Transfer RNA from a Candidatus Parcubacteria bacterium, 71 nucleotides, folded computationally. Its mean pLDDT, the model's own confidence on a scale to 100, is 85. Lineage of the source: Bacteria > Bacteria candidate phyla > Candidatus Parcubacteria. Its Rfam family is "tRNA". The family's RNA type in Rfam is transfer RNA. Rfam's curators write: Transfer RNA (tRNA) molecules are approximately 80 nucleotides in length.

RNA sequence: GGGAGCUUAGUUUAGCGGUAGAACUUCGGUCUCCAAAACCGACGGCGGGGGUUCGAUUCCCUCAGCUCCUG
Numbered sequence: 001g002g003g004a005g006c007u008u009a010g011u012u013u014a015g016c017g018g019u020a021g022a023a024c025u026u027c028g029g030u031c032u033c034c035a036a037a038a039c040c041g042a043c044g045g046c047g048g049g050g051g052u053u054c055g056a057u058u059c060c061c062u063c064a065g066c067u068c069c070u071g
Stems, first nucleotide, its partner, number of pairs: 001070007010024004018054001026042005047063005
């Protein structure tokens, strides 16, 4: 230089055009003499910009970051 993939919550991730889900973590509660465990609940997210569409996490373009292949 050329090519491919990935980017969603603090972390690991699901979601192939129609209300963004889960687990763990954190916080609160129940229980307990106290704590742990268990159970219940809460908080919190689509990398930036643009386009297509009635509607975009999803499709297209571009930028940025990361990973891999190749020279």
Background
It was read from a public genome assembly.